[in-house]
Molecule: Glycine riboswitch aptamer
Organism: soil metagenome
RNA sequence: CCAUCUGGAGAGCGGCUGAUCGGCGAGAAGUCGAUCAGCCCACCGAAGGGGCACCGGUGCUGCAUCGUCCUCGAUGCCCGCCGCAAUCUCUCAGGUAAAAGGACAGACGG
Numbered sequence: 001c002c003a004u005c006u007g008g009a010g011a012g013c014g015g016c017u018g019a020u021c022g023g024c025g026a027g028a029a030g031u032c033g034a035u036c037a038g039c040c041c042a043c044c045g046a047a048g049g050g051g052c053a054c055c056g057g058u059g060c061u062g063c064a065u066c067g068u069c070c071u072c073g074a075u076g077c078c079c080g081c082c083g084c085a086a087u088c089u090c091u092c093a094g095g096u097a098a099a100a101g102g103a104c105a106g107a108c109g110g
Base pairs, nucleotide, nucleotide: 001110002109004107005106006105007104012041014040015039016038017037018036019035020034021033022032023031024030042096043095044094048092049090050089051088055083056082057081058080059079062077063076064075065074066073067072
């Protein structure tokens, strides 16, 4: 890293509209239910994705110290840029009954 098994949190079964199907109905009216789609509001963080510290690298202006062939060099600091973690953070994506999904953890095999 991969396969299988086990455990595995959070947050509205929210509202409106439309389509299809079904029930009631004389009825393409109305109404109720299911599924799907769009929009709106509220909320969650544990698929995925973005951001940040220490630190490291690098650049040059400045500052300090040291060396020196006397105007350069070395080291450190400040500053700029780059890289960089999480269960932190953002909420783009995803999610908010159950199911599914699920970071992560354990077992077993490769």